[in-house]
Molecule: RNase P RNA; transfer RNA
Organism: Chloroflexota bacterium
RNA sequence: GGGGGAGGAAGGGCGGCCGCUCCGGAACCUCCGGAGAGGAAAGUCCAGACAGCGCAGAGCAGGGUGCCCGGUGUAAACCGGGGCCGGGUAACCGGUGGUUAGAGCCACAGAGACCAAGGCCCGCUCUCGAGCGGGAGUGAAAAGGGUAAUCCCCCCCGCUGCAACCCGAAGCAUGGCCGUUGACGCUGCUCGCCGAGGCCAGGGUACGGGGCAUCCGCGAUCCGCGGAGUUCGACGCGCAAGCGCCGGACAGACAGAUGGUCGCCACCAACAGAAUCUGGCUUACUCUCCUCCCAGUCGC
RNA sequence: GGGCCCAUAGCUCAAUUGGUCAGAGUCCCCGGCUCAUAACCGGGUUGUUGCUGGUUCAAGUCCAGCUGGGCCCACCA
Numbered sequence: 001g002g003g004g005g006a007g008g009a010a011g012g013g014c015g016g017c018c019g020c021u022c023c024g025g026a027a028c029c030u031c032c033g034g035a036g037a038g039g040a041a042a043g044u045c046c047a048g049a050c051a052g053c054g055c056a057g058a059g060c061a062g063g064g065u066g067c068c069c070g071g072u073g074u075a076a077a078c079c080g081g082g083g084c085c086g087g088g089u090a091a092c093c094g095g096u097g098g099u100u101a102g103a104g105c106c107a108c109a110g111a112g113a114c115c116a117a118g119g120c121c122c123g124c125u126c127u128c129g130a131g132c133g134g135g136a137g138u139g140a141a142a143a144g145g146g147u148a149a150u151c152c153c154c155c156c157c158g159c160u161g162c163a164a165c166c167c168g169a170a171g172c173a174u175g176g177c178c179g180u181u182g183a184c185g186c187u188g189c190u191c192g193c194c195g196a197g198g199c200c201a202g203g204g205u206a207c208g209g210g211g212c213a214u215c216c217g218c219g220a221u222c223c224g225c226g227g228a229g230u231u232c233g234a235c236g237c238g239c240a241a242g243c244g245c246c247g248g249a250c251a252g253a254c255a256g257a258u259g260g261u262c263g264c265c266a267c268c269a270a271c272a273g274a275a276u277c278u279g280g281c282u283u284a285c286u287c288u289c290c291u292c293c294c295a296g297u298c299g300c
Numbered sequence: 301g302g303g304c305c306c307a308u309a310g311c312u313c314a315a316u317u318g319g320u321c322a323g324a325g326u327c328c329c330c331g332g333c334u335c336a337u338a339a340c341c342g343g344g345u346u347g348u349u350g351c352u353g354g355u356u357c358a359a360g361u362c363c364a365g366c367u368g369g370g371c372c373c374a375c376c377a
Base pairs, nucleotide, nucleotide: 003294004293005292006291007290008289009288010286012265013264014263015262016261017260018259020036021035022034023033024032025031026030038271042282043281045280046279047278048277049276050161051160052159053158057191058190059189060188062157063156064155066154067082068081069080070079071078072077083096084095085094086093087092097153098152102151103150104147105146106145120135121134122133123132124131125130126129165210166209167208168207174201175200176199177198178197185193203376204375205374214228215227216226217225218224219223229250230249231248232247233246235244236243237242301373302372303371304370305369306368307367310326311325312324313323319357328344329343330342331341332340350366351365352364353363354362
């Protein structure tokens, strides 16, 4: 120098001009100031918050999780160490309960396949037609097992998702069927519960506000203060996940903004774009950079 | 945005509890019948089971992740 493995960072920056969305102020139709996508915003695979349902009762069904020890976290999940199996020369990577609770299955081949052996060859023994030992062959497996990514056992789980749900406004046309002999509903079924509407066709509207832009409380309506949460940076503790403390910051619409261009530089790249929010998992991607480790070669 | 389902031959479908070589109809090809075509008769080719991994002796089937497609969900009386 080349090859491989693990972990991390980054995902262009600054300035000018023209635009877009939101917020605030001035002002009264124009200005000023501030903020404006991601590490995965994705898949919707888990968990939580939030909301509704009868505050969620019983059984069955259904779903989820899974080695051991210790720890973090509301939970999902994650971190450190160790065991076993498989791959790799190695660094390292992937997987993981129980088959001594029980059931099912083990095709073909093979004499015999899960309550087996009805055979072949060799050797030994004796009570002479049996026993014992070994072998060949088939097969993933020949009496000892395999399979729980088959049922099952142990443990856990109400259902529906912001098109949830709450408030307001506008407009319209009814008809049929079911239902107090209990419909509809609450989870797929049964039981139990509730108690008056429900389903279909047709008609009308497809509008405003809240949820919702981090959350809560108080005073006040330009907003301010306090507490909590997330993230970033500094410090301390811990091997790590993480915890404590101080300071800064917190995108947000409802045809749906986050863009274009120019100049400079250490620049010209990929996957891709929020839609109720948060934590995790998985998947997609690289012009690059940093740290550590492994094998082999060459040189000293 | 949220939820649910599907993918097997060119097309429409099968495949039992995971088991031997994934089968039917149709389409297509060849031959026959006919003056010729259709119908009919005989024979034949159908395939990376959407893709990639995993479990298992063995996967269309079981599990996971992708890809493509389809369906449903607003409010009022």